[in-house]
Molecule: c-di-GMP-I riboswitch aptamer
Organism: Pseudomonadota bacterium
RNA sequence: AUUAGAUAAAGCCAAACCCGUCGGAAGACGGGGUCGGAAAGCCACGGGUCUUGCCUCCAAAAUCAAUAAGACAGCCGGGUUGCCUCU
Numbered sequence: 001a002u003u004a005g006a007u008a009a010a011g012c013c014a015a016a017c018c019c020g021u022c023g024g025a026a027g028a029c030g031g032g033g034u035c036g037g038a039a040a041g042c043c044a045c046g047g048g049u050c051u052u053g054c055c056u057c058c059a060a061a062a063u064c065a066a067u068a069a070g071a072c073a074g075c076c077g078g079g080u081u082g083c084c085u086c087u
Stems, first nucleotide, its partner, number of pairs: 004085002012037002017032006035074001041080003045077003048072005
């Protein structure tokens, strides 16, 4: 350095749920928590899932939709960086 990931060690992250804040929503952030995780670090590039108030359209209301605007990196790929180590 490459491959690999142990019933190892050091440290790391933190689902559900609860509290607070933000958002119209999906959801995000902080605290607690600890289901799990070897990239559960980072990037919405491909696929996927979820949301869509206001505006537009319409005489008006309701409903549907996505080509539009968002969310999810703990859905799967891809890119990129990286801790430890039996082997």